[in-house]
């Protein structure tokens, strides 16, 4: 002097939570605040996982309304599904990067 690996200190970032603001929601953004994490908790939703269901779709469900009625149609509401929404502080995997002493 290179590399690895312990350790200390510096920097870094910032979980609940409160406030504003966006957003149907889940969750983002600023401020405060700090459970944690530090070589990527640093970017990218790309595969898996997880939330969320606006809009869509399905119901032998309920109500209304049209029609004398019945079939049917339409509405509303009520369940069920569904990402094209978010999550990189789930996990992979891509890309990028910094650090004094012992």
């Nucleotide at each position: 002097g290179u590399u690895c690996g312990g350790u200390u200190g510096g920097g870094g970032u910032a979980a609940a939570c409160u406030c504003c603001g966006c957003g149907a929601a889940a969750g983002c953004g600023a401020a405060g605040g700090a459970c944690g994490c530090u070589a990527a908790a640093g970017u990218c939703a790309u595969g898996g996982g997880u939330c969320u269901a606006a809009g869509g779709c399905u119901u032998u469900a309920a109500u209304u309304c049209a029609u004398a009625a019945g079939a049917u149609g339409a509405a509303u509401u009520a369940a069920g599904c569904u990402a094209a929404g978010a999550u990189c502080g789930c996990c992979a995997g891509a890309c990028u990067a910094c650090a004094a002493g012992c």
Molecule: c-di-GMP-I riboswitch aptamer
Organism: Desulfosporosinus sp. Sb-LF